[in-house]
RNA sequence: GGGUGCGUAGCUCAGUGGUAGAGCGCCUGCCUUACAAGCAGGAUGUCGGCGGUUCGAAACCGUCCGCGCCCA
Numbered sequence: 001g002g003g004u005g006c007g008u009a010g011c012u013c014a015g016u017g018g019u020a021g022a023g024c025g026c027c028u029g030c031c032u033u034a035c036a037a038g039c040a041g042g043a044u045g046u047c048g049g050c051g052g053u054u055c056g057a058a059a060c061c062g063u064c065c066g067c068g069c070c071c072a
Stems, first nucleotide, its partner, number of pairs: 001071007010024004018055001026042005048064005
């Protein structure tokens, strides 16, 4: 340099055009002598950036950035 995959909550990931979610973690309460487990509730996202398409974009298109793999 060329090709290809990925980028979404603290972590691991789902979501393939119409309200952004799950598990784990975190916080509060209950329970317990206490801790763990359990139960109830809660907080947390510029969906990597910019532009485009669309009535509507995390998703489709372009470009850039970052990471992985392949080729040179």

This is a predicted structure of a 72-nucleotide RNA (transfer RNA) from Streptomyces acidicola. It matches the Rfam family "tRNA". The family's RNA type in Rfam is transfer RNA. The source organism's lineage runs through Bacteria, Bacillati, Actinomycetes, Kitasatosporales and Streptomyces.